[in-house]
RNA sequence: GAUAGAGGUCGCAUGAUCUAUGAGUAGGCUGUUUGAUGCGCCGGAAGCAGGAGAGAGCAGCUGAAAGGAGAGCGUGCCGAAAGGGCAGCCGGAUUUCGGACAGCUGUUUCUUGGGCGCAGUGUGAAAAAUGCUGCGACUGUCAUCGAAUGAGAUGGAGCGCUAUC
Numbered sequence: 001g002a003u004a005g006a007g008g009u010c011g012c013a014u015g016a017u018c019u020a021u022g023a024g025u026a027g028g029c030u031g032u033u034u035g036a037u038g039c040g041c042c043g044g045a046a047g048c049a050g051g052a053g054a055g056a057g058c059a060g061c062u063g064a065a066a067g068g069a070g071a072g073c074g075u076g077c078c079g080a081a082a083g084g085g086c087a088g089c090c091g092g093a094u095u096u097c098g099g100a101c102a103g104c105u106g107u108u109u110c111u112u113g114g115g116c117g118c119a120g121u122g123u124g125a126a127a128a129a130u131g132c133u134g135c136g137a138c139u140g141u142c143a144u145c146g147a148a149u150g151a152g153a154u155g156g157a158g159c160g161c162u163a164u165c
Stems, first nucleotide, its partner, number of pairs: 001165005008078001011077005017071003027062008037049003041099006081112003085107005091101001113139002116136008141156005
């Protein structure tokens, strides 16, 4: 340098199907009360609608979806992958400007061996799940110590470790 492997009984990512949740919610129609604003993240401008009733409350009828989740199945794999920074593209119910937020692509190497639990915080309808930060034990690997093996202790990181050529 090349090739092939291991970490695990929730290994990582992803695809479609089914199921539940979302939710009797948002929305729509009708009636009624009130009476001037409304245009779906926030703000500005323009435009449109509006006493022939905006918006809101109550009642009746009707009534979704997305993201996320679970199950098994399939695919690609073991920096699998995730997050941060930077750059570009781009989304939201009339148009435009600004902001915040979300998504996709690329890049650098900045962080993380892996899953789990707890706390805080963000996203979320959520007591689900998940991102980030911190802590804790467990686990795999290497190094040192350990009377050798071993039990064990300490420490490091995947640009690592093991095997073969």
This is a predicted structure of a 165-nucleotide RNA (Lysine riboswitch aptamer) from uncultured Eubacterium sp.
Model confidence (mean pLDDT): 79 of 100.
The RNAcentral record of the sequence draws on MGnify.
It matches the Rfam family "Lysine riboswitch aptamer". Rfam's curators write: Riboswitches are metabolite binding domains within certain messenger RNAs that serve as precision sensors for their corresponding targets.